This is a predicted structure of a 1517-nucleotide RNA (small-subunit ribosomal RNA) from Ligilactobacillus murinus.

RNA sequence: AGAGUUUGAUCCUGGCUCAGGACGAACGCUGGCGGCGUGCUUAACACAUGCAAGUCGAACGGAGCACCCCUGAAGGAGUUUUCGGACAACGGAUGGGAAUGCUUAGUGGCGGACUGGUGAGUAACGCGUGAGGAACCUGCCUUCCAGAGGGGGACAACAGUUGGAAACGACUGCUAAUACCGCAUGAUGCGUUGGAGCCGCAUGACUCCGACGCCAAAGAUUUAUCGCUGGAAGAUGGCCUCGCGUCUGAUUAGCUAGUUGGUGAGGUAACGGCCCACCAAGGCGACGAUCAGUAGCCGGACUGAGAGGUUGGCCGGCCACAUUGGGACUGAGAUACGGCCCAGACUCCUACGGGAGGCAGCAGUGGGGAAUAUUGGGCAAUGGACGCAAGUCUGACCCAGCAACGCCGCGUGAAGGAAGAAGGCUUUCGGGUUGUAAACUUCUUUUAAGGGGGAAGAGCAGAAGACGGUACCCCUUGAAUAAGCCACGGCUAACUACGUGCCAGCAGCCGCGGUAAUACGUAGGGGGCAAGCGUUAUCCGGAUUUACUGGGUGUAAAGGGCGUGCAGCCGGAGAGACAAGUCAGAUGUGAAAUCCACGGGCUCAACCCGUGAACUGCAUUUGAAACUGUUUCCCUUGAGUGUCGGAGAGGUAAGCGGAAUUCCUAGUGUAGCGGUGAAAUGCGUAGAUAUUAGGAGGAACACCAGUGGCGAAGGCGGAUUACUGGACGAUAACUGACGUUGAGGCUCGAAAGCGUGGGGAGCAAACAGGAUUAGAUACCCUGGUAGUCCACGCUGUAAACGAUGAAUACUAGGUGUGCGGGGACUGACCCCCUGCGUGCCGGAGUUAACACAAUAAGUAUCGCACCUGGGGAGUACGAUCGCAAGGUUGAAACUCAAAGGAAUUGACGGGGGCCCGCACAAGCGGUGGAUUAUGUGGUUUAAUUCGAAGCAACGCGAAGAACCUUACCAGGGCUUGACAUCCUGCUAACGAAGUAGAGAUACAUUAGGUGCCCUUCGGGGAAAGCAGAGACAGGUGGUGCAUGGUUGUCGUCAGCUCGUGUCGUGAGAUGUUGGGUUAAGUCCCGCAACGAGCGCAACCCCUAUCUUCAGUAGCCAGCAUUCAGGAUGGGAACUCUGGAGAGACUGCCGGGGAUAACCCGGAGGAAGGUGGGGACGACGUCAAAUCAUCAUGCCCCUUAUGUCCUGGGCUACACACGUGCUACAAUGGCGUAAACAAAGGGAAGCGAGGCUGUGACGCCAAGCAAAUCCCAAAAAUAACGUCCCAGUUCGGAUUGCAGUCUGCAACUCGACUACAUGAAGCUGGAAUCGCUAGUAAUCGCGGAUCAGAAUGCCGCGGUGAAUACGUUCCCGGGUCUUGUACACACCGCCCGUCACACCAUGGGAGUCGGAAAUGCCCGAAGUCAGUGACCCAACCUUAAAGGGAGGAGCUGCCGAAGGUGGAGCCGGUAACUGGGGUGAAGUCGUAACAAGGUAGCCGUAUCGGAAGGUGCGGCUG
Repeated sequence: AGAGUUUGAUCCUGGCUCAGGACGAACGCUGGCGGCGUGCUUAACACAUGCAAGUCGAACGGAGCACCCCUGAAGGAGUUUUCGGACAACGGAUGGGAAUGCUUAGUGGCGGACUGGUGAGUAACGCGUGAGGAACCUGCCUUCCAGAGGGGGACAACAGUUGGAAACGACUGCUAAUACCGCAUGAUGCGUUGGAGCCGCAUGACUCCGACGCCAAAGAUUUAUCGCUGGAAGAUGGCCUCGCGUCUGAUUAGCUAGUUGGUGAGGUAACGGCCCACCAAGGCGACGAUCAGUAGCCGGACUGAGAGGUUGGCCGGCCACAUUGGGACUGAGAUACGGCCCAGACUCCUACGGGAGGCAGCAGUGGGGAAUAUUGGGCAAUGGACGCAAGUCUGACCCAGCAACGCCGCGUGAAGGAAGAAGGCUUUCGGGUUGUAAACUUCUUUUAAGGGGGAAGAGCAGAAGACGGUACCCCUUGAAUAAGCCACGGCUAACUACGUGCCAGCAGCCGCGGUAAUACGUAGGGGGCAAGCGUUAUCCGGAUUUACUGGGUGUAAAGGGCGUGCAGCCGGAGAGACAAGUCAGAUGUGAAAUCCACGGGCUCAACCCGUGAACUGCAUUUGAAACUGUUUCCCUUGAGUGUCGGAGAGGUAAGCGGAAUUCCUAGUGUAGCGGUGAAAUGCGUAGAUAUUAGGAGGAACACCAGUGGCGAAGGCGGAUUACUGGACGAUAACUGACGUUGAGGCUCGAAAGCGUGGGGAGCAAACAGGAUUAGAUACCCUGGUAGUCCACGCUGUAAACGAUGAAUACUAGGUGUGCGGGGACUGACCCCCUGCGUGCCGGAGUUAACACAAUAAGUAUCGCACCUGGGGAGUACGAUCGCAAGGUUGAAACUCAAAGGAAUUGACGGGGGCCCGCACAAGCGGUGGAUUAUGUGGUUUAAUUCGAAGCAACGCGAAGAACCUUACCAGGGCUUGACAUCCUGCUAACGAAGUAGAGAUACAUUAGGUGCCCUUCGGGGAAAGCAGAGACAGGUGGUGCAUGGUUGUCGUCAGCUCGUGUCGUGAGAUGUUGGGUUAAGUCCCGCAACGAGCGCAACCCCUAUCUUCAGUAGCCAGCAUUCAGGAUGGGAACUCUGGAGAGACUGCCGGGGAUAACCCGGAGGAAGGUGGGGACGACGUCAAAUCAUCAUGCCCCUUAUGUCCUGGGCUACACACGUGCUACAAUGGCGUAAACAAAGGGAAGCGAGGCUGUGACGCCAAGCAAAUCCCAAAAAUAACGUCCCAGUUCGGAUUGCAGUCUGCAACUCGACUACAUGAAGCUGGAAUCGCUAGUAAUCGCGGAUCAGAAUGCCGCGGUGAAUACGUUCCCGGGUCUUGUACACACCGCCCGUCACACCAUGGGAGUCGGAAAUGCCCGAAGUCAGUGACCCAACCUUAAAGGGAGGAGCUGCCGAAGGUGGAGCCGGUAACUGGGGUGAAGUCGUAACAAGGUAGCCGUAUCGGAAGGUGCGGCUG
């Protein structure tokens, strides 16, 4: 950084798609290790269990335990004993006491408002940023000032009684405090008030001096300290206000009643409608209010060159929330996640009376989901709460576990190793590749396993490590434990084989797959990445495809139909001021983290740390003054006014005029008129049309008339008058920037259409009739109503177009035209200059090209409108306008990979020009009718083998099917085979007669036969045969759409190309077009072309004339001979034969033409303008024909799809077609006799001649391998005769009988002969073919194939015409040009209805649900207010009582949830219904593209199955 995809190709426009990066991801396959991070995006769904907020005994009274002192019970070793007992260490019960230590329920203090979670709500001062608070609060902390005197009364705990299942209480009594309450003291505090100074934009603030009133405290202790009270200040944290910024929708345009402001009172820490009473009627909004939808915001993150776009998970800041809604209490701080009260939903307990609960804390469970972890360890570190401290608590945090979820790092070994092993794959069978890869040898040990050692993280003296025996280090073992995934047609790196056969499947786009798939599946190989690889979702990029940077609008999407004009934006010259924009400096801020640079720490990296830079912003301040802005003064050139002047279908109104159509009346006049491609409907003998005169009425204004004029556009045309708008020229008197554009608004706005009332001649939707047609709801004709006209009103659209919005300035020329002005000239014409219009050509420049080009689509400025792929669709819904028709605004779902513009080359046209051809015309003869032959189709069949299919298949392959051929069918056989090569063994081979059989074949071999070469004589070899095994043979089996070769056709048409140059962005063009000419791209001239090639022509062959050479088997003029035959001698003249030459070239003359090419005429010549004929076929087209001539890839068959044999079939036969033969007769038939060719063939042959036969033919047989002999008679023709127009003396089919020949064999199924039979047919409908001269027509002859079998085919000669004015038409072709929506190329493309299937969507009687407001009702908790007869320790006074203060209770305002009502909004669903889209080869037509066969299209109205038709007006695309 680009690439693919619209086309036959090109350029452009334009969409779609891809390559990159990212991710809290998920899924598929796979999976070795470590480090660092990350991990419910969905149900703010519900939660079992455990833990997550406590701490202080140095505030307090108790309680318990331990310890100490006293007491010393039971028991009791032991001592003693009179044996009754006594003493007794020990033991410590019990009771009492006081100090100490520990634990602690309660009172009290601090904390619980932090930390942690989530993103539901919120479009907001919520957040970000910057200011302000002279309108505020702040516990703990820091500093400073001052103080702590003296009293009092209670309540928990506790004890007793008592209620309840429980939760939890109730009553009586006792008691302490740093708990609570008075009193004293108290100012720099607070309140009221007086004065002075000073500051501020202001409300007002600050300082000082006074007066009066009011308010405080608590102790603990180890005596070190820690606390307490009042005040001042700081710090921290909070609260409030403001500027700016902060998503989408106008198919949400109006919203608002405490609403906006004021006064007063209340309330708050504090300002404030924050709340209340009263007063006023304001406030917000196009700079987007209100409403609806969506959303936590930011630092940042991803992407991007940047500008931007997207995003807000982790980390950090702020906000909001804590099951849903409401509420306050406490407190420095909450309207409080792990507090309270109430209401709702849900869950749990219950003794049914009543209670309990809130994981969006950490784990964990269920559920939802494509999807997201452990009910772990520790307070060792960091931080927090409490405490004097020790310390306690801490799911904050630090760690560990799980997960390739991400980033980073490492490894799966290294070196050597060719017999290039085996195996795999492939192959042209030679090989190639996998591949130094493996094996094998040597080496190493990261990792792994085992063993040993072993941290830092711990500060201030010490102690204290969850992680963790972890990181790290050393040793041992052994290549040992460790590679996959995707892709391989192009984009895009990487190719082969097999399988499959539009199937299965692939696919991001283009697109692959229908028998040779590098695109499906598998394998081998190679490519990419790698512990990952792919896919999917999403975002940015590429996409300059929303364009600020950085796009467009003539024809691709896109200029409003035109004007006027409010707001807004932009704006002429000079001077001054200000400093808002602008520029520069400084200051503050822009948190940290992130990014970037440098440096450092983990072995590196990821990661972490430090420093710097940056944070492009905001604010303040100081300057500058060019530009913009604001303001002051001034100017005239922009703009306007005045004066003078001429031009004009500019507008409105009124009356006027003539021509024409139609109608009426009257006259003349008679049979038609009218209409068309041709007709008919229609009118007319009741007198039309035609013609004359008069009249009526409506509409439109010929000529002039002109890419002429006027108007903003639509538009405006007889002439006159009245009223009126605008432009232009001249002048330079006046104003002094008054200008331009212009969202909304308003006016105007063709035709059609609508309403009311007129009018109505002509024309004419609809309609009717007649034609045309397959049909004809059309085109054509005859009629004809709305309408067209007028007045008033509505509608508001057109291809309302220059498909080009307005204004201003600038930028070469040339030439017309309209209206003005000036100069010069004696003057007219002419000429020059100039203003405003209106055209054409053209340069630069622009443009994709076409084109535009001073009337820009050029160069610039300014404001407006509009566009962003095609279809759906200018449709639906909504809104709005309209009487209606309908207009304006204007989507989505879904669907396609294109749709489109300009130009190019072709092809095509019921487009045009030119030219040619037996193309037509002019002629001659045919075909189509008949019989028959032959081929084809069809049908039939066991088979009727196969191929050929418009021209260019059909007497074609087939130059010849009785068997064979033969490929087909039936039956009978063979299986290494009928044929080829190789191997082994054997044998010579061969093999008659005979038997069986249809034959192939089998049997029989015993008859016969024993070969060639070498030899060491044993044998070996060649060839052949037999047997065997397998490689293989074989296939007229398939594919001519896998092919070669060959062929047909356009077409013997004149074309088809190339090199260099030039033009064009390019495809391409030029050359090759043009003017002439030719049979010809033949030649000449011209020309940005100059040359060249393949074609044309020529060179080749035959033929026409002559010369020369040669002279047999050919010839015979002259000579001789002769049996009269060139037979013989001879000749070489002639014919002829076959070699070599000559000749014809527009060479000569005249005319035309351009002094050319060439054409016309003439001379000469055998031949004259390529003399006639042949061979020869350019680039290419038709997937033309042929796999059955041959060759050949692939596929298929292999005891058969091969091969052999017999018989049959290819020869069938209601029929249809093609090509021929013979005829239909007298230009003829028949008979007799007579004449003249050319070219061929001949040995398994041609066969003279003779004989027999009516004949086919047969028998005998000469000659000839042929210029010698034979086939061989040429026939038409001429002559004579006959027939006399008939189904015949025409015609010969068919049939009968008898024969001949070929052949192994003529039944299916041959040809010929003789006799007999004697069919159709009397010149052929529509239609159609050949031929232009030795041609058509006609006549016979020969040959190939071939045993036999031509009416076919290929050749040969004989006789021998007619006509061509000409190119209008038909067909084909060439060339130039034009149109095109065609390119498979008109056998093209393509439109709409209908039918069927599927999809999304609109309407829809209704129905269901949601959210947000709103009226009314009810009214919990609770604050506030009122009341308070009941209750009441502290203070006062007191004997009691009472007072003060407080409270329960009750009432009121407000008030959540709830109930109810009516509207609006959104969504789901619905019988039925509307159109739309997509589908396979459906139905009907043919609308469009060519003049598309009626030019098309736009608006409108109307009609019709449908495309569509018609009317009116408009456009040219």

Lineage of the source: Bacteria > Bacillota > Lactobacillales > Lactobacillaceae > Ligilactobacillus. The sequence is in RNAcentral, with records from SILVA.